[in-house]
RNA sequence: AGAGUUUGAUCCUGGCUCAGGAUGAACGCUAGCGACAGGCCUAACACAUGCAAGUCGAGGGGCAGCGGGGAGGCAGCAAUGCCUCCGCCGGCGACCGGCGCACGGGUGAGUAACACGUAUGCAACCUGCCCGGCCCAGGGGAAUAAGCGGCGGAAACGCCGUCUAAUUCCGCGUACACCUCCCAGCGGGCAUCCGCGGGGAGGGAAAGGAGGCGACUCCGGGACCGGAUGGGCAUGCGGCGCAUUAGCUAGUUGGCGGGGCAACGGCCCACCAAGGCUGCGAUGCGUAGGGGUUCUGAGAGGAAGGCCCCCCACAUUGGAACUGAGACACGGUCCAAACUCCUACGGGAGGCAGCAGUGAGGAAUAGUGGUCAAGGGGCGAGAGCCUGAACCAGCCAAGUCGCGUGAGGGAGGACGGCCCUACGGGUUGUAAACCUCUUUUGCCGGGGAGCAAUGGCCGACACGCGUGUCGGCAGGGAGAGUACUCUGAGAAAAAGCAUCGGCUAAAUUCCGUGCCAGCAGCACGCGGGAAUAAGGAAGGAGCGAGGGUUUUCCGGAUUUAUUGGGUUUAAAGGGUGGCCGGGGGGAGCGUCAACCGGCGGUAAAAUUGGUGGGGCCCAACCCCAUCCCGCCGUCGGAACUGGCGCCCUUGAGUGGCCGAGAGGUAGGCGGAAUGCGUGGUGUAGCGGUGAAAUGCAUAGAUAUCACGCAGAACGCCGAUUGCGAAGGCAGCCUACUGGCGGCCCACUGACGCUCAGGCACGAAAGCGUGGGGAUCAAACAGGAUUAGAUACCCUGGUAGUCCACGCAGUAAACGAUGGAUGCUAGCCGUCCGGGGGAAUUGGCCCCUGGGGGGGCGCAGCGAAAGCGUUAAGCAUCCCACCUGGGGAGUACGCCGGCAACGGUGAAACUCAAAGGAAUUGACGGGGGCCCGCACAAGCGGAGGAACAUGUGGUUUAAUUCGAUGAUACGCGAGGAACCUUACCCGGGCUCAAACGCCAUAGGACCGCCCCUGAAAGGGGGCUUCCCCUCGGGGCCAAUGGCGAGGUGCUGCAUGGUUGUCGUCAGCUCGUGCCGUGAGGUGUCGGCUUAAGUGCCAUAACGAGCGCAACCCCCGCCGCCAGUUGCCACCAUUUCGGAUGGGCACUCUGGCGGGACUGCCAGCGCAAGCUGCGAGGAAGGCGGGGAUGACGUCAAAUCAGCACGGCCCUUACGUCCGGGGCGACACACGUGUUACAAUGGCGGGGACAGAGGGAUGCCACCUGGCGACAGGGAGCGAAGCCCCAAACCCCGCCCCAGUUCGGAUCGGAGUCUGCAACCCGACUCCGUGAAGCUGGAUUCGCUAGUAAUCGCGCAUCAGCCAUGGCGCGGUGAAUACGUUCCCGGGCCUUGUACACACCGCCCGUCA
Repeated sequence: AGAGUUUGAUCCUGGCUCAGGAUGAACGCUAGCGACAGGCCUAACACAUGCAAGUCGAGGGGCAGCGGGGAGGCAGCAAUGCCUCCGCCGGCGACCGGCGCACGGGUGAGUAACACGUAUGCAACCUGCCCGGCCCAGGGGAAUAAGCGGCGGAAACGCCGUCUAAUUCCGCGUACACCUCCCAGCGGGCAUCCGCGGGGAGGGAAAGGAGGCGACUCCGGGACCGGAUGGGCAUGCGGCGCAUUAGCUAGUUGGCGGGGCAACGGCCCACCAAGGCUGCGAUGCGUAGGGGUUCUGAGAGGAAGGCCCCCCACAUUGGAACUGAGACACGGUCCAAACUCCUACGGGAGGCAGCAGUGAGGAAUAGUGGUCAAGGGGCGAGAGCCUGAACCAGCCAAGUCGCGUGAGGGAGGACGGCCCUACGGGUUGUAAACCUCUUUUGCCGGGGAGCAAUGGCCGACACGCGUGUCGGCAGGGAGAGUACUCUGAGAAAAAGCAUCGGCUAAAUUCCGUGCCAGCAGCACGCGGGAAUAAGGAAGGAGCGAGGGUUUUCCGGAUUUAUUGGGUUUAAAGGGUGGCCGGGGGGAGCGUCAACCGGCGGUAAAAUUGGUGGGGCCCAACCCCAUCCCGCCGUCGGAACUGGCGCCCUUGAGUGGCCGAGAGGUAGGCGGAAUGCGUGGUGUAGCGGUGAAAUGCAUAGAUAUCACGCAGAACGCCGAUUGCGAAGGCAGCCUACUGGCGGCCCACUGACGCUCAGGCACGAAAGCGUGGGGAUCAAACAGGAUUAGAUACCCUGGUAGUCCACGCAGUAAACGAUGGAUGCUAGCCGUCCGGGGGAAUUGGCCCCUGGGGGGGCGCAGCGAAAGCGUUAAGCAUCCCACCUGGGGAGUACGCCGGCAACGGUGAAACUCAAAGGAAUUGACGGGGGCCCGCACAAGCGGAGGAACAUGUGGUUUAAUUCGAUGAUACGCGAGGAACCUUACCCGGGCUCAAACGCCAUAGGACCGCCCCUGAAAGGGGGCUUCCCCUCGGGGCCAAUGGCGAGGUGCUGCAUGGUUGUCGUCAGCUCGUGCCGUGAGGUGUCGGCUUAAGUGCCAUAACGAGCGCAACCCCCGCCGCCAGUUGCCACCAUUUCGGAUGGGCACUCUGGCGGGACUGCCAGCGCAAGCUGCGAGGAAGGCGGGGAUGACGUCAAAUCAGCACGGCCCUUACGUCCGGGGCGACACACGUGUUACAAUGGCGGGGACAGAGGGAUGCCACCUGGCGACAGGGAGCGAAGCCCCAAACCCCGCCCCAGUUCGGAUCGGAGUCUGCAACCCGACUCCGUGAAGCUGGAUUCGCUAGUAAUCGCGCAUCAGCCAUGGCGCGGUGAAUACGUUCCCGGGCCUUGUACACACCGCCCGUCA
């Protein structure tokens, strides 16, 4: 000293939370010792029991009980015992009397008060015991308790009679110090007055006791004066919450007179007056003992008042007085009340907030301990007694401080634990073991304090044998055999708690768990199968006899801001004006305050802190000395500030002249429009909308003309204008009236500014009464729209809109910006003045330190946006307002209002945010620009039918699994009858179906045969090794072992690969620059492009990944090459490039060339674009392919492969037979064939390309209607073979479910294959289904494309291929255009979205 948390990210505002300290604490875990402090915070709840206030016999009467003595009697030899009497002595229960009991101790209920604190005052007072002074104590009387007798009562207790004492009580006498009154004087003061002494009158005292032979001494008694101590009263100032408590007050405020009191006082009373308090907070309500101090804080401040000290208050609750110096009395009295107890039911007793203790309450707080030894208190002459005050010890980690649980050495870095990349390493860790040493504390044993000296007795001394001091003697300690100390044994008996995701220190790692169990101060959040966050462990870090959690307070929080905050948009400027109050210009003088300083008083002690010193071993703790803030008094100082007085003119105001204006109020006038009325013209509609309808109209509307009536509002001018305090103000004229500005600088002399409450004004809507009512128009009605439409649109329409008067009092009453004054660069235009110049039918220029209203902008400010002389800058003054969001401007209360409603204005509860500004994206039924078969234009399809195929669903023993919008669905499948095969049923195997290594025993392996079986498997038989250095090796199967095996799970743990956006034109970086920052710039803008393609511009300059190009195929040409290809020329010919020959051409396949807007014209700065341009095979990217940026979809795939983790192991592995993947009421996708005449059928005739071919392609021949079969040449292929169809020609069909269509079914076959039942393809004959162009909707395609026609290939024994991949043949139509649908790119705008519009979010219901 800060940190976490709002966001995708940022800055700010703002709340919440944490780290610190403290605590009379409590709770869970743990615990060796000591010292010093502390210990019912709750029920001022109730209390059993014991103790806590007595003492004095030297005040008194006495003698129940005890002891002594005396006398008498009885028993006894005596000692002695018993009885009676005597208070004579020691003593003493009860009693009378004195003092004390008002202290000490407890508690915090009440109290907001002179209760407390502080400072004063009392000229208005008291004070027992104590101290000093002075004087006095004479002489009488009386009662009563106890006792005795009697009575009542259960008791408590009471009553009657009678006797008696005193330091008890009462007279009398005395008193001039006391009190009262009167007279005169002196001094003083503060108003009433005070002090002093003098004279007169009246009033008021007393007690004795002890000792002594005695003189006498001591202790007491009374009056008065003074002191001390303790109190009483009064006053200034100070310390609390609510204003949703605003008025309170009848003894109330004051006076006069009295009463009462120690004393003043309305304290009380009679009379009189009508006052007193209050916004500087009365009164009321709530809460609370106050202070010294304590905690926290840098401080200012905030919070607290436990222990200790001071004061107050209280003593079951309430009231009252008595006694007394003192009480309205904790352990006194009386009364009332509640409660408890006793009771004989009549009546009584009690008061722990004293110490212990009990119950109860509570999270929670101790023993029914010891002693008066010390210091203190009461009584006493004293000894002494009493003292739960006090001093001790006990219990409790409940706090602070101190000590210990060992120290040094010790690496093979042991064992064990934990982790890992696991032959091994890391860590725990010098830690342990082991060696050497020490012995605090504890334990055993021994010694053993200080606290203690008063006092008593004896003696001595000093003033008066009393009091004090000194000496001696005896006695005297609860704590305590404690502290302390000595000896001994012995590392011996002594470590835990919370924590390790961030904040926050620690290092994490493993296991188990699987949104479960749980954690959590913030939820910032962890946990849904790999958890550094839950639980355990290992290790680490923190503190340590404690450590965590919880409570409360301060801090952090400048988050109530005096120090030290804010109010345009985050919470916050009052709607406006004006007054009390607040604060206020210039120069000087005087005076008074405030201020500062010196001195004095006070500020109790303790505490805290500083300094110095001391005592417990140290420390904590304790002791000594010294130092504060504040308040009061006094003296002084003066720069600044303030009050008052005198002065000034610049602030403000006044005057004269001039000026602008929708400023206000009242009255009058005007035209346009609208509606209505009357009349005319005129006819079939008008009106209204996106389109309509309701409505109006043949009873004549709308339209149009004329005349008239009514109400309301004022076009153009008009503006970025003007005026007003705000609301607000607009036709013209008049009257009245407010404010403002300019010039002159004559006058006043701070008269100025601001303003709570109250007062006034205050848009629209609203309310009351009365008018008015044309238009418009809430409500309402109808028509539409819609899923609905209590809306938006339409037709109507009432309040209202207008006027007068009254009320209301709000607003996004906004510049979301209170007012005033001064200061701080400018520039531009504008409105109103003033000045100057020019002009004089001119309308212009300049100045203004004049005023107003705007735009931009420096400094500065601001979180930014922005503000910026009209500040949101720099300052001063006054007012208003804010303090997280929601609840809520709500409730209650009060005030106002006719009402509507307004003003004031909470809390419970709840959230971890709510917000502001800006950034990047994404999105928009926002905008601009631009693309794409995106739409449109066009051609052909799909969706209807049948079939094929895939999928969903259903079914099943199984119908294995995956793919699921686009981007799954003829997809993984480029070949499911067995195999494949992962699924199901059944039968088998368990070193295993396959593979590697080792060991053991063995000899083959292979091949053949037999039995069983569905096969696998099982059983049996025959045949049968090689090399060798002889140890063994190779090979094979067997046995045992180590590795296996899994298409089991997780594509949300992964690699790799792939789809898609998208072949879209984008995505980024370095440096620089801008911004507090996220970020921006670059990449924006203009032009251009298919393109972030290029050019220009430019705080950017460059670069990378993409684009393009480089690669392949096709199109033209050239070169090289010439067989199997070709044939122009020559020759031969069976007539066929067939043969010779030739490679020129075609072609093949290798290498090159060619195209670059290069040329021309136009446009353009350029890039580039345009052209029926030229040339060229090809022209502006020539066509096609390959090629896929940063990234998105936790997209797809663990079943292609690989791989982490998890799971199975006579089974989730593996072998075999059979079945299934082919099921079928349905639904969808992709296709095939069709529905026909641009066709079908029959016959005849042509022309490809690219591929493939040896268990292959198969010419050709023969057989078969045919699939095909039997022969058979050629060809490992530019050589042979597969090998075309649409098309063309001829003919038939004649619009028909057909000579269309071919499904389905019946029959007969062919071929492949171990095998075509489930479940193959093909052929032939027969059968001939649905279907006559397909609803909503939807797909492809822009040229050699679509459409259409056939051919080939992969896989493959065969094939369910109509699929996929290729090839060529024939070969179109259309594109105006970019409004719309879909997708995309760039710029911009809005946003409360950011898992980003499939978002967010509101209401209702559950």
Overview:
Small-subunit ribosomal RNA from an uncultured bacterium, 1406 nucleotides, folded computationally. The RNAcentral record of the sequence draws on Greengenes. Its Rfam family is "Bacterial small subunit ribosomal RNA".